[in-house]
RNA sequence: GGGCGUGUAGCUCAAUUGGGAGAGCGCUAGCAUCGCAAGCUAGAGGCAGCGGGUUCGAAUCCCGCCACGUCCACCA
Numbered sequence: 001g002g003g004c005g006u007g008u009a010g011c012u013c014a015a016u017u018g019g020g021a022g023a024g025c026g027c028u029a030g031c032a033u034c035g036c037a038a039g040c041u042a043g044a045g046g047c048a049g050c051g052g053g054u055u056c057g058a059a060u061c062c063c064g065c066c067a068c069g070u071c072c073a074c075c076a
Base pairs, nucleotide, nucleotide: 001072002071003070004069005068006067007066010025011024012023013022019056027043028042029041030040031039049065050064051063052062053061
């Protein structure tokens, strides 16, 4: 330098192929307990890597860039 893949909540990941952004763990509060853990209930938390385009409508399609992973090439 080139090909491919990934980027969504604090972490690990999903979203049925364009139409209500979710789960588990974690966090907060409550219940319960002599107390702690486990358990139960409720809640907070992301406009989706960044920018643009298409569309009535984009996490999802297109373009550029960035980061990470992987393979190849180059150098030595």
Source information
The RNA shown here (transfer RNA) has 76 nucleotides and comes from a Clostridia bacterium. Model confidence (mean pLDDT): 82 of 100. The RNAcentral record of the sequence draws on ENA. Its Rfam family is "tRNA". By type it is a transfer RNA. Gene Ontology term of the family: triplet codon-amino acid adaptor activity.